[in-house]
RNA sequence: GGGGGUCGCCGUAGGGUAUUUAGGUAUACCUAUGGAGGAAAGUCCGAGCUCCGCAGGGCAGAGUGCCGGGUAACGCCCGGGCGUUGGCUGAUGCCAAUGACGGAAAGUGCCACAGAGAAUAGACCGCCGAUGGCCUUCUUGGAGGCACAGGCAAGGGUGAAAAGGUGUGGUAAGAGCACACCGGACCGACGGAGACGAAGGUCGCAUGGUAAACCCCACUCGGAGCAAGGCCAAAUAGGGGAUGAAGAGUUGCCCGCUCUUUCUGAAUCCCGGGUAGGCUGCUCGAGGCCAUCAGUAAUGGUGGUCCUAGAUAAAUGACCUUCCCGUCGCUUUAGCGACGGACAGAACUCGGCUUA
Repeated sequence: GGGGGUCGCCGUAGGGUAUUUAGGUAUACCUAUGGAGGAAAGUCCGAGCUCCGCAGGGCAGAGUGCCGGGUAACGCCCGGGCGUUGGCUGAUGCCAAUGACGGAAAGUGCCACAGAGAAUAGACCGCCGAUGGCCUUCUUGGAGGCACAGGCAAGGGUGAAAAGGUGUGGUAAGAGCACACCGGACCGACGGAGACGAAGGUCGCAUGGUAAACCCCACUCGGAGCAAGGCCAAAUAGGGGAUGAAGAGUUGCCCGCUCUUUCUGAAUCCCGGGUAGGCUGCUCGAGGCCAUCAGUAAUGGUGGUCCUAGAUAAAUGACCUUCCCGUCGCUUUAGCGACGGACAGAACUCGGCUUA
């Protein structure tokens, strides 16, 4: 850990008992019956539900970012495109994994260390020194030398990245300088719903990376959460009002009415708010399973069938027996004994993701 049993705990239904005129309420009693998960977790997204806010617009802020579809919705899922990586194949290509996958030609910034140079390219080692310069020679126009001016970027070296690659020609040495192939940029018949693909053509090739840097563009976004919210409602304390007392005014008096002062001391009644507590929200829901149909799939339609926790300081556990597995010990093959049984655990409810 899987069965079975006993006892207990939390619900539900019925009964009993107590109470009540009754409806009903309570219950430590009896019977029956239900009682954690694939993640109940993290609370990271998306919704339902509830309350508050809201004329409209803007700034700020947050999020999302290839295309199409699914869905209540999503940052999720499915299918496709493109890129990257790996594997296979003789090859066109195929398969698998993976991508925060809009924009780097709007602007700004950054590119550590190393390195000559990191974006207005650059020259450390190196190559050359045709031309010009200097020197030597001497057949007077050549030959040789120097590496001074200067040329080059092939090779070396640095780096994650060095301004297309390979080869041939070419050259003083070199270089898209020229050519072939590969790559690239631009245009693009045509195909596709679209992302995108692409026959072919033009151009020696002109502008590296970074947006999980600022930023730009497009789209989306009010807040708080079941301790939301609704209802009932004590005790105690406090609030408001009525029933007081005195005086004045109103027609001389009474009633009544109005005003002022005082006590608000006592008592009674009424009203309303909050607290404890209780009820509700609460578990039947974008629900599960099966069949069938549509669809590549995600998913959807139809029919049938099932009901499967609702606690509130918080139940779902303990013991016995048996079986399975693992480890250790004893031992005679077999057996006996001991220990252990993944992660974890509902708290309004769903759909995802992530982690264990």